[in-house]
Molecule: c-di-AMP riboswitch aptamer (ydaO/yuaA leader)
Organism: Nonomuraea dietziae
RNA sequence: GAGUCCGUGCUGCCUAAUCCGUUGCGGAGUGCACGGAGCCGGGGACCCAUUUCCCCCUGGGGCGAAUCGGUGUCCCCACACCGUAGGGCGGCUUCCACGCCCGAGCCCGUCAGCUAACCCGGUCGGCCACGUGGAAGGACAGU
Numbered sequence: 001g002a003g004u005c006c007g008u009g010c011u012g013c014c015u016a017a018u019c020c021g022u023u024g025c026g027g028a029g030u031g032c033a034c035g036g037a038g039c040c041g042g043g044g045a046c047c048c049a050u051u052u053c054c055c056c057c058u059g060g061g062g063c064g065a066a067u068c069g070g071u072g073u074c075c076c077c078a079c080a081c082c083g084u085a086g087g088g089c090g091g092c093u094u095c096c097a098c099g100c101c102c103g104a105g106c107c108c109g110u111c112a113g114c115u116a117a118c119c120c121g122g123u124c125g126g127c128c129a130c131g132u133g134g135a136a137g138g139a140c141a142g143u
Stems, first nucleotide, its partner, number of pairs: 010091001012127003018037004023033003038123006048113001059111001060108004068083005086102005092137006
């Protein structure tokens, strides 16, 4: 000096997943319960949409960026790889370049198009020693 590992970790990041309470429990706390605001998701009219026949297959739907292909396998499955719809980050914001990543998983249970009123539910979890450039705007500080 470089690399790796561990710990800590923000006015940092993904996500709807944050904030408040003069309420209750507790010796107290960054705790628990409850309530509220904000944010998020689902169900649910008129209207609109769908609507027919045949064959094959065999339900259908929701959350989420996470879909859809190809290859390797004798086929399928599994797995792996290569792409891809789409999504995230580069530390005030936006645009443009450039670079780095993700492209999962889970749920309902034969049932749901849209949908005013109305009804129901969620508010978890996971990371980070990493943080490029140009233009425009803006903020703060100083004079």